[in-house]
Annotation
Predicted 3D model of a 350-nucleotide part of an RNA (small-subunit ribosomal RNA, central domain) from a metagenome.
Context: one part of a larger RNA
RNA sequence: CUGGGCGUAAAGCGCGCGUAGGCGGGCUCGUAUGUCGGAUGUGAAAUCCCUCGGCUCAACUGAGGAAGUGCAUUCGAAACUGCGGGUCUUGAGUACGGGAGAGGAGGGUGGAAUUCCCGGUGUAGAGGUGAAAUUCGUAGAUAUCGGGAGGAACACCAGCGGCGAAGGCGGCCCUCUGGACCGAUACUGACGCUGAGGCGCGAAAGCGUGGGGAGCAAACAGGAUUAGAUACCCUGGUAGUCCACGCUGUAAACGAUGGGCACUAGGUGUCGCGGGUUUGGAUGCCUGCGGUGCCGCAGCUAACGCGAUAAGUGCCCCGCCUGGGGACUACGGCCGCAAGGUUAAAACUC
Numbered sequence: 001c002u003g004g005g006c007g008u009a010a011a012g013c014g015c016g017c018g019u020a021g022g023c024g025g026g027c028u029c030g031u032a033u034g035u036c037g038g039a040u041g042u043g044a045a046a047u048c049c050c051u052c053g054g055c056u057c058a059a060c061u062g063a064g065g066a067a068g069u070g071c072a073u074u075c076g077a078a079a080c081u082g083c084g085g086g087u088c089u090u091g092a093g094u095a096c097g098g099g100a101g102a103g104g105a106g107g108g109u110g111g112a113a114u115u116c117c118c119g120g121u122g123u124a125g126a127g128g129u130g131a132a133a134u135u136c137g138u139a140g141a142u143a144u145c146g147g148g149a150g151g152a153a154c155a156c157c158a159g160c161g162g163c164g165a166a167g168g169c170g171g172c173c174c175u176c177u178g179g180a181c182c183g184a185u186a187c188u189g190a191c192g193c194u195g196a197g198g199c200g201c202g203a204a205a206g207c208g209u210g211g212g213g214a215g216c217a218a219a220c221a222g223g224a225u226u227a228g229a230u231a232c233c234c235u236g237g238u239a240g241u242c243c244a245c246g247c248u249g250u251a252a253a254c255g256a257u258g259g260g261c262a263c264u265a266g267g268u269g270u271c272g273c274g275g276g277u278u279u280g281g282a283u284g285c286c287u288g289c290g291g292u293g294c295c296g297c298a299g300c301u302a303a304c305g306c307g308a309u310a311a312g313u314g315c316c317c318c319g320c321c322u323g324g325g326g327a328c329u330a331c332g333g334c335c336g337c338a339a340g341g342u343u344a345a346a347a348c349u350c
Base pairs, nucleotide, nucleotide: 003322004321005320006319007304008303012318014201015200016199017198021194022193023192025088026087027086028085029084030083031082034080035077036076037075038074039073040072041071042070049065050064051063052062053061054060091191092188093187094186095185096183097182098181103177104176105175106174107173108172109171110154115149116148117147118146119145120144121143125136126135162169163168206247207246208245209244210243211242215241216240220236221235222234223233258317259316260315261314262313263312266295267294268293269292270291271290272289273288274287275286276285277284299306300305323350324349325348332343333342334341335340
C1' cells in the first nucleotide's frame, strides 16, 4: 500500500459532441494471449521453519531436510478472456405513417400600457409618504378627450402544463431548421456504453466598435429617517438594460444528486401517442409505451429524508474529496483588450 467516500458533513466537471483508453449481446468453429495443470532447469550461502547433534541448559552453533509465492524451457487443458472466421436479432440504428411542443435562426406584423410632443375641455392644485419634504404646476400642471412619435415587454390563455443537453425558451403570422414520442412492418447486423486530453455551447453583469434609448435604474444629486445613515423610504438620474458584430466563460450554472444498462410492492394526479370497450357524438371505464408531479412497501440513511424520475440492489466508464484557517490566495504556466478566468502551493497557526 491492498481504503473509505461525494443530496444537506470535504467531494459530481455548468452542459454537450467526441479522440485515445477502459468496458461490452446470443450461437458456433479455430487459435492458445491472459488463465489452469504436469515435467525439467534455475531460484548462492547465511537467515526463517522441521528433524537430529555439540558446548552441564539456553542463547549460540554443526548436519540434513523443507520452503523459496518467481523466472525460463517444454508437454498438456480449452470453461472463461483475448485474437481470427462464420452466423443470429433481443442491444444500437435506418426507412415508412402519425400527432404534440414558449426547441433554435431569420423576416414580418398586432393590441394594451408607460413616457414625450401637438390640439381641445378645465382650474388650483398635483405628486409622494408612517408622516413629510425635495419635485411638478397660474409661462395653466394633475384629471379628461382627440391626434402623433418612439422604445421595450407581451395581460388573459397559463397549469405543481410543454420544449430543450445545459444555459434557457411565452402576442400573432411566414420561411428555414434540430430533437423527442407513438404505431405497424421491412431492413442493417453489435455498428454499443463511457470518455483523460480536445472541440463546441454556455444566465446575469462586464468589455470593444457602431446604432438605439420609452420605462426601469448601479453610480451620482437632492429630500427624509437617524445619535450618525456613505442604507432601508421619497424626488430626480447616467452607464446599463435593447439591436448588430466581436470578446468575456463565471453563478446557490441547484435536483446543491455525472452518464449508461438491468432488476426490485402499490396508490393517485397530469401531458403526448396508441389499443379495447361504451356512446349517434362528446365522454366514461380498462389497458400499452414515453414524459412530468405527489404519497408510500421493502431496502437505504447519522438524521432529515430517498423510495421504478432511488439516495434501493448490481455491473461498466468518467470526474472529484482526504481536518479548520492561511487560500475560490502567492508564484509560475495558459487564456483575456481589460476586468479577470483557469490550473494551484508553502511558511505559519489552531